[in-house]
RNA sequence: AACUCAUCGAGACCGGACGAGGGAUAGGCCCGACGACCCCGGGGCAACCGGCAGAACUAACCAUUCUGCAAAGGUGCCAACUCCUGCGGUGCAAUGCUCAGUUUACUGAGGGCAUCGAAAGAUGAGGG
Numbered sequence: 001a002a003c004u005c006a007u008c009g010a011g012a013c014c015g016g017a018c019g020a021g022g023g024a025u026a027g028g029c030c031c032g033a034c035g036a037c038c039c040c041g042g043g044g045c046a047a048c049c050g051g052c053a054g055a056a057c058u059a060a061c062c063a064u065u066c067u068g069c070a071a072a073g074g075u076g077c078c079a080a081c082u083c084c085u086g087c088g089g090u091g092c093a094a095u096g097c098u099c100a101g102u103u104u105a106c107u108g109a110g111g112g113c114a115u116c117g118a119a120a121g122a123u124g125a126g127g128g
Stems, first nucleotide, its partner, number of pairs: 003126006013042004021031003025086004043078003048074002051069006082120001087117006097110006
């Protein structure tokens, strides 16, 4: 790396250095020479792990679960919902819309919004 579990509509910016792309991927849409991204320094956000306290369970303890405190431990994060969409279901929604075909009222294809889920990704904790 694979794999498992949890979370992802909240929150949090200044300075220095560099100099051209960056936002994972495709499309869109944004950010960027008024200097982005990355790096360094400082600042901040946030309870995932660890820590502390309480409760539940227990004869009791451990373990586990829940609640709270704490940012002097380990990570993480500080444009836009994971920036949006991608795959599928449901609803609006049906005799409706667009395009094509022809048999002229039928056939086929496609598209909007909302919502739920999946996939992918990110972070943490395991894991080896």
SAM riboswitch aptamer (S box leader) from a Gammaproteobacteria bacterium, 128 nucleotides, folded computationally. It was read from a public genome assembly, where an Rfam model found it.